[in-house]
RNA sequence: GGGCCGAUCGUCUAGACUGGCAAGAUGCGCCCUUGGCAUGGGCGAGAUCGUGGGUUCAAAUCCCACCCGGUCCA
Numbered sequence: 001g002g003g004c005c006g007a008u009c010g011u012c013u014a015g016a017c018u019g020g021c022a023a024g025a026u027g028c029g030c031c032c033u034u035g036g037c038a039u040g041g042g043c044g045a046g047a048u049c050g051u052g053g054g055u056u057c058a059a060a061u062c063c064c065a066c067c068c069g070g071u072c073c074a
Stems, first nucleotide, its partner, number of pairs: 001073006010026004020057001028044005050066005
């Protein structure tokens, strides 16, 4: 220098191919259950989707450039 993969609630992962309210687990807060805790149940908060542009009525998703991490080639 070139190819490929990855990045999304605090954490771990879906969702992208096929554009249309960003989902689950875990953790966190409150409540129920207990003499108290654990377990269990209910409710709730929490991600402008790595950055900047473009396309579009509409972008996590499509296009371009760049940053970071991984891997391969030279």
This is a predicted structure of a 74-nucleotide RNA (transfer RNA) from a Nitrosopumilaceae archaeon. The organism belongs to Nitrosopumilaceae, within Archaea. It matches the Rfam family "tRNA".